[in-house]
Source information:
SAM riboswitch aptamer (S box leader) from Kurthia sibirica, 107 nucleotides, folded computationally. The RNAcentral record of the sequence draws on Rfam. Its Rfam family is "SAM riboswitch aptamer (S box leader)". Rfam links the family to the GO term regulation of gene expression. Of the family's consensus pairs, 97% are formed in the model.
RNA sequence: UUCUUAUCAAGAGAGAUGGAGGGAUAUGGCCCUGCGAAAUCUCAGCAACCUCCUAUUAUUGGAACGGUGCUAAUUCCACUGAGGCUUAUUGUCUCUAAAGAUAAGAG
Numbered sequence: 001u002u003c004u005u006a007u008c009a010a011g012a013g014a015g016a017u018g019g020a021g022g023g024a025u026a027u028g029g030c031c032c033u034g035c036g037a038a039a040u041c042u043c044a045g046c047a048a049c050c051u052c053c054u055a056u057u058a059u060u061g062g063a064a065c066g067g068u069g070c071u072a073a074u075u076c077c078a079c080u081g082a083g084g085c086u087u088a089u090u091g092u093c094u095c096u097a098a099a100g101a102u103a104a105g106a107g
Stems, first nucleotide, its partner, number of pairs: 001107008013043005021032003027078003044071003049067002051063003055059001075099001081095005
């Protein structure tokens, strides 16, 4: 980097360095940010994919030493397609595609 599968409405922040951007990308919104952004480090926490235990045959219950991950806002929202409602709209709701993120496996 590519492919497959699963999940994405829950959960969990302080300090130090740093010094202006950030919320993946384009566009449009809406937000965060000198009461200190990104990034790096330390410590803490969340979760339970891998892992471990238990019962059992594809699932239940539990643990959290270890490998990852995560700790503003639903993946911040919309975008593709279908449908419902409607005051007929620059409205609203549901499902969904694409893209993305994470994990495990494979090439």